[in-house]
């Protein structure tokens, strides 16, 4: 140095053009002598950057930066 994939809520992952969500984690409550469990409610987002196409972008494009693998 090339080539492929991946960057989304604090973790871990959906959404693959058309209202950004889940599950676990934190908050509040209920159960129970109590504590785990469990069961209700609930907060959390610059879709890694910057630009382009589009009526419309996490999603397609083109550059950067990151991790991973293969190649040399």
């Nucleotide at each position: 140095g090339g080539a492929u994939c991946g960057g989304u809520a604090g973790c871990u992952c959906a959404a693959c053009g058309g209202c950004a969500g889940a599950g676990c984690a934190g908050g509040g409550g209920g159960c129970u002598c109590a504590u785990a469990a469990c069961c209700c409610c609930u907060u959390g987002g610059u879709u890694a950057c910057a630009g382009g196409u589009u009526c419309g972008a996490a999603u397609c494009c083109u550059g950067u930066c990151c991790g991973a693998u293969c190649c040399a």

Model confidence (mean pLDDT): 85 of 100. A computed fold for a 72-nucleotide RNA from uncultured Litorilinea sp., annotated as transfer RNA. NCBI's taxonomy places the organism under Bacteria, Chloroflexota, Caldilineae, Caldilineaceae, Litorilinea. Rfam family: tRNA. Rfam describes the family as follows. Transfer RNA (tRNA) molecules are approximately 80 nucleotides in length. It is annotated as a transfer RNA.